[in-house]
Overview
This is a predicted structure of a 1452-nucleotide RNA (small-subunit ribosomal RNA) from an uncultured bacterium. The sequence is in RNAcentral, with records from ENA, Greengenes and SILVA. The coordinates come from a structure-prediction model, not an experiment, and the mean pLDDT is 85.
RNA sequence: GAUGAACGCUAGCGGCAGGCUUAACACAUGCAAGUCAAGGGGCAACGCGUGGUGGCAACACCAUGGCGGCGACCGGCGCACGGGUGAGUAACGCGUAUGCAACCUGCCCCCCGCAGGGGGACAACACCGGGAAACCGGUGCUAAUACCGCAUAGGAGCGGGGGCCGCAUGGCCCCGGCUGGAAAGCUUCGGCGGCGGGGGAUGGGCAUGCGUGCCAUUAGGCAGUUGGCGGGGCAGCGGCCCACCAAACCUACGAUGGCUAGGGGUUCUGAGAGGAAGGCCCCCCACACUGGCACUGAGACACGGGCCAGACUCCUACGGGAGGCAGCAGUGAGGAAUAUUGGUCAAUGGCCGUAAGGCUGAACCAGCCAAGCCGCGUGAGGGAAGACGGCCCUACGGGUUGUAAACCUCUUUGGUGCGGGAGCAAGGAGGGGCUCGUGAGCCCCGGUGAGAGUACCGCAAGAACAAGCAUCGGCUAACUCCGUGCCAGCAGCCGCGGUAAUACGGAGGAUGCGGGCGUUAUCCGGAAUCAUUGGGCUAAAGGGUGCGCAGGCGGCCCGGUAAGCCGGCGGUAAAAAUGCGGGGCUCAACCCCGCCGAGCCGUCGGUACUGCGGGGCUGGCGUUGCGGCGGCGCAUGCGGAACGCGUCAUGUAGCGGUGAAAUGCAUAGAUAUGACGCAGAACGCCGAUCGCGGAGGCAGCAUGCGAGGCGCAUACGGACGCUGAGGCACGAAGGCGCGGGUAUCGAACAGGAUUAGAUACCCUGGUAGUCCGCGCAGUAAACGAUGGACACUUGCCGUCCGUGGGGCAUCCCUUGGGUGGCGUAGCGAAAGCGUUAAGUGUCCCGCCUGGGGAGUACGCCGGCAACGGUGAAACUCAAAGGAAUUGACGGGGGCCCGCACAAGCGGAGGAACAUGUGGUUUAAUUCGAUGAUACGCGAGGAACCUUACCCGGGCUCGAACGCCGGAGCUCAGGCCCUGAAAGGGGCCGCCCCGCGAGGGGGGAUCCGGCGAGGGUGCUGCAUGGUUGUCGUCAGCUCGUGCCGUGAGGUGUCGGCUCAAGUGCCAUAACGAGCGCAACCCCCGCGUCCAGUUGCCAGCGAGUGAAGUCGGGGACUCUGGACGGACUGCCGGCGCAAGCCGCGAGGAAGGCGGGGAUGACGUCAAAUCAGCACGGCCCUUACGUCCGGGGCUACACACGUGUUACAAUGGCGCGUGACAGAGGGAUGCAGGCGUGCGAGCGCCGGCUGAGCCCUAAAACGCGCCGCAGUUCGGAUCGGGGGCUGCAACCCGCCCCCGUGAAGCUGGAUUCGCUAGUAAUCGCGCAUCAGCCAUGGCGCGGUGAAUACGUUCCCGGGCCUUGUACACACCGCCCGUCAAGCCAUGGGAGCCGGGAGAGCAUGAAGGCCGUAACCGCGAGGGUCGGCCAAGUGCGAGACCGGUGACUGGGGCUA
Repeated sequence: GAUGAACGCUAGCGGCAGGCUUAACACAUGCAAGUCAAGGGGCAACGCGUGGUGGCAACACCAUGGCGGCGACCGGCGCACGGGUGAGUAACGCGUAUGCAACCUGCCCCCCGCAGGGGGACAACACCGGGAAACCGGUGCUAAUACCGCAUAGGAGCGGGGGCCGCAUGGCCCCGGCUGGAAAGCUUCGGCGGCGGGGGAUGGGCAUGCGUGCCAUUAGGCAGUUGGCGGGGCAGCGGCCCACCAAACCUACGAUGGCUAGGGGUUCUGAGAGGAAGGCCCCCCACACUGGCACUGAGACACGGGCCAGACUCCUACGGGAGGCAGCAGUGAGGAAUAUUGGUCAAUGGCCGUAAGGCUGAACCAGCCAAGCCGCGUGAGGGAAGACGGCCCUACGGGUUGUAAACCUCUUUGGUGCGGGAGCAAGGAGGGGCUCGUGAGCCCCGGUGAGAGUACCGCAAGAACAAGCAUCGGCUAACUCCGUGCCAGCAGCCGCGGUAAUACGGAGGAUGCGGGCGUUAUCCGGAAUCAUUGGGCUAAAGGGUGCGCAGGCGGCCCGGUAAGCCGGCGGUAAAAAUGCGGGGCUCAACCCCGCCGAGCCGUCGGUACUGCGGGGCUGGCGUUGCGGCGGCGCAUGCGGAACGCGUCAUGUAGCGGUGAAAUGCAUAGAUAUGACGCAGAACGCCGAUCGCGGAGGCAGCAUGCGAGGCGCAUACGGACGCUGAGGCACGAAGGCGCGGGUAUCGAACAGGAUUAGAUACCCUGGUAGUCCGCGCAGUAAACGAUGGACACUUGCCGUCCGUGGGGCAUCCCUUGGGUGGCGUAGCGAAAGCGUUAAGUGUCCCGCCUGGGGAGUACGCCGGCAACGGUGAAACUCAAAGGAAUUGACGGGGGCCCGCACAAGCGGAGGAACAUGUGGUUUAAUUCGAUGAUACGCGAGGAACCUUACCCGGGCUCGAACGCCGGAGCUCAGGCCCUGAAAGGGGCCGCCCCGCGAGGGGGGAUCCGGCGAGGGUGCUGCAUGGUUGUCGUCAGCUCGUGCCGUGAGGUGUCGGCUCAAGUGCCAUAACGAGCGCAACCCCCGCGUCCAGUUGCCAGCGAGUGAAGUCGGGGACUCUGGACGGACUGCCGGCGCAAGCCGCGAGGAAGGCGGGGAUGACGUCAAAUCAGCACGGCCCUUACGUCCGGGGCUACACACGUGUUACAAUGGCGCGUGACAGAGGGAUGCAGGCGUGCGAGCGCCGGCUGAGCCCUAAAACGCGCCGCAGUUCGGAUCGGGGGCUGCAACCCGCCCCCGUGAAGCUGGAUUCGCUAGUAAUCGCGCAUCAGCCAUGGCGCGGUGAAUACGUUCCCGGGCCUUGUACACACCGCCCGUCAAGCCAUGGGAGCCGGGAGAGCAUGAAGGCCGUAACCGCGAGGGUCGGCCAAGUGCGAGACCGGUGACUGGGGCUA
């Protein structure tokens, strides 16, 4: 896009078309084929006339064919058309084109001729009889255009003679003979008919070429079969039928069988080629309940005829009968689904009739149905305060719905009312007229409409009565909010939904289409996805190889032919349809007119190419001679090494084997060694990137036989060629059969190991086999994953075999044939290929068409078997794949780093305690952090507070703010009661005027209201900000250029170097950015400046002493500026960069030490509880206040620490030893006094280079002597001090007493490379105090070790493999368990269609037929044959089902 559609929602009108796709299932009822009185005998019904009877009459009855007419009957024509259906049919059925010299044709047209004379019946009818009925029988009468003779005969048959023609059989014409064969009349007098013959027209019959579905898992079929001769039959040909004879005929160009199907014109789709379809309409065919059969007839094997059989339905008096909607309508049934038991013959057409006319469910109309196409309408213009409402938002406002509405103006199609009102109708009968010719034509008058009072027209009122459906994640046009929370649901594919869903549901809005819109089903398209146009074989796909029949294809020249091919003309191609042009319904749909055609047939012409036949040629191909080549094949013989075994000998304690071992062998003498011998198998070096072969494959040497390609050369043959479905042959390893052989190796098997296990890898043994002969098998990663042949298309470098040349030299050149590497053009998705093509062409063969199922099942073929060949489907998935890219990863490789290992020092893991965490407990033990990167973390200070948790008591405009209103109060505070407090209740109190009452003012408080407010409630997976980690690792990128179809690459790779992507060199790259480094800060040296609170050399003063004072500007120091270091110098190495050097110089060297500084990014890493912030949630509480409790719990587990376990120690004394960095005014505190002490009291200093806090280890002396101790200090008891409202839960400190575990810590594990580790003390933040052993700083003392980069961990660069990409914590395989699904096998069971055999055999036909009927023709009867159906038995094929069983698919 399309449809004979269906379903859902919706629905105003008209026009034109359409409407059982299923049960060719069954049918009630009505209708669908009759007509003719001008063929006939007649008169049942009706009307008229006439006669009769009754009656006053109307009228009734009876009779009467006289008339109109007419049931039934005889007869004629029609009923074979029209209408329906698609079952069957794969066929000359259909289509197309021909042929019939092998045929028929009623009615119609033309022509010729004829119609003389006879006869006998049968219906109706009458009477009788039978039957329930349908219907039947008997007797009798009778007509005809019914039937039968006779006559006539231009026709027919059979002979004879003559002539002409054809592609064949053969045909036509003329003359004459023999034989048998015709007729119908009626009439209104106009006419209509009858018979024979010829011709035409129309319709039919037959035959042939070509075309016409799927399956080869259907490969052979066939007995009247194929042909002949003769006959029968027919309209006619024919094996159509029959007798006889022959043995043919069809088939791979697909016979036979199976399945499916009416065919065509056309229809849909498509650019076309093609694909799909065959409903309506037209043509053909077939069928008419199923099967068979004939009769009648011009025509039938006959839809509304007949006979028989069968199934079914109905009637019945049980004897017997009736029926056939696939005609129109209608009913039931089936189904997702398909209409009225309508009107009319007015028109068109058909049958009958002279006609009038009759009949006509053909037809024309109407009805129902959005079921299709087309047209129309549901209004048009104006209208912004852009109204209200809805929805959304960044929400005092805006956006959108939306000019939409309201409102104003206007219009009136359809609908409604009223009125008018068609065309379709003309012909014919009859009458008149004209031309006239027995015909006939034209004109006038004249009745006729189902549809329908419809179409159409006019008038009237009046926007009045008329819009929906689907969709809005991408494809695909259209987005927001709410609800929901992997639920409910959506879904064509991809996929949405797990708390912010443009994807579900609703809403608002939007988009698309619109009297429809969606969905489903089906077909074509897109799909170049069966590829002729127009594909491929590394993605699926080259046959394992050769030979070769058929087939396909085929070199150069000449002439012939004209089948293919090209062209002109002719025929056909029905109509309708499509296309183009024109016309008619108001337009359109629709209808009408005209034109166009591929194909097929004929004819004429053309001859390039192909074909065919003829002649020639040598280039393809083959043959010949010579030469050389090879691991080519077959056979025979020979050889040495090695392994094993045997014998002997030497010799002794092990050998062997492995990662290490063990099994095994060995004192009965192994292994090892020597000699001799036996046997089997394989052939080292040469050896290769090598050679040969068709492939498989082929390797010691020699000989024989055989084959091959190659080179050179001449001659010969003359296209003999290429490919090759089937076929035939060859075909590694393994396997099979028979026989042999067996040294080695070695499936199975055994043992030993390994391991969680180890039916494996390793070891020790070992059978088939490995070897030979003969036979089978026939596969492979049978690979170059590349079929064969020929031709053409730049090159370079090797190598093997030949040839010619350079006097021949290991070398070079030339020319062929092989075999390799790299590459041009070109090709290719790329990888790659590239004269050995995967390039450019031609020819032939094989093969592919998503993955799984599956190379499986079934069938067939082969095989001894194993198994091979051929080779599906159901079902299931949304992929499976190829090449390449970037990463990541690897028990891959290379290079290189890091306290990564190693080396070393000290720790942790054991103890006690501190602290954090898990867990448990609890009313609560608030919350967060959780591998590295949580756990002395958020905490840089939890007794109350903090505090977020729990219990209890309270408050609600709330703990804070603004505004409004009100009350009452009186200077913003004080006091009282109650209470645990919060809270609740109450009292007093300001300024101005005024004596006062009272008034005014600001202000706080309270009450009410509003704006608001509050939440440490949730979401760190909505976020900002900040932080951890990889990682101070050396990386991460960009611009331009270049390369690539692209992802992407290059740069950034390579070499050297560095701490470094640091630098140098190289370079299709050149530069640049973020990182590195440097610039910044601190420390280390110096210079300059400055000089107090620091300093004191020189001068002076001065003390018990002291920079204490004057002073100084030297020094130290302080703190500001600057200098200094750059591989600069020397030597060596190096292209350079740079590296090396007990080098020089220097305070310092090769980055001097430390800090700050953290690239692109990763971990949905951490934090909503620091803060901020979206969304959600709570609002007398999830807010807030207060008291108390808890965060400090404790059977346990872990992390981080402290103190120790001691003598490198502890304790005491010397003693005021010697720091740095900080802090200090509610503070640091000196001194004095006091206390054992924590501390307390008194008096000073310091806003601080001034005063204060200030060392310890160390060093010296002494004691302790290895002890649970003079180690260790937990725990507990007692007594004190301090802070604070308050130390019970739950603080710190002091003193006295008590003195626990612990004697160096398992597996394992942490830190550190120098002023580092270790060790020693000091300070600070927080802070009333402190649970600080923590954190952040400071200085004192001050080591050891690093061979080295194999290994562990982490990282960087290059490279490689990859089936990984939430990226190895990846991916993924198989069994088992469970559910579901389809399927193979299966004892069987059930069903189906087809064929054949035997038996029986209706109707009917044919043949024969005495006795019967008939005047006759003929009939009947009987017999035979054929034959539908039925019965019987056997078999083949197909399908369903089946206990059980096999595998397969899907599911976390």